[in-house]
This is a predicted structure of a 72-nucleotide RNA (transfer RNA) from a Bacillota bacterium.
RNAcentral holds the sequence, with entries from ENA.
The same sequence occurs in records of 4 taxa.
Rfam family: tRNA. Gene Ontology term of the family: triplet codon-amino acid adaptor activity.
NCBI's taxonomy places the organism under Bacteria, Bacillati, Bacillota.
RNA sequence: GGGCCCUUGGUCUACCGGUACGACGUCUCCAUGGCAUGGAGAAGAUAAGGGGUUCAAUUCCCCUAGGGUCCA
Numbered sequence: 001g002g003g004c005c006c007u008u009g010g011u012c013u014a015c016c017g018g019u020a021c022g023a024c025g026u027c028u029c030c031a032u033g034g035c036a037u038g039g040a041g042a043a044g045a046u047a048a049g050g051g052g053u054u055c056a057a058u059u060c061c062c063c064u065a066g067g068g069u070c071c072a
Stems, first nucleotide, its partner, number of pairs: 001071007010024003018055001026042005048064005
């Protein structure tokens, strides 16, 4: 320098054209004398950043950034 892949809440992850699933964690409540375990509930991501296509995009296309891998 070139090719390919990845980038979703604090962490991991599903969905892969119709405003995002679940787990762990966090918070509240119940239960216990208390802790842990357990039960119920809540908050939290507009999907790396920008642009384009579309009635509509996390999902398709382009650029940029970060990471991984292969080639030179």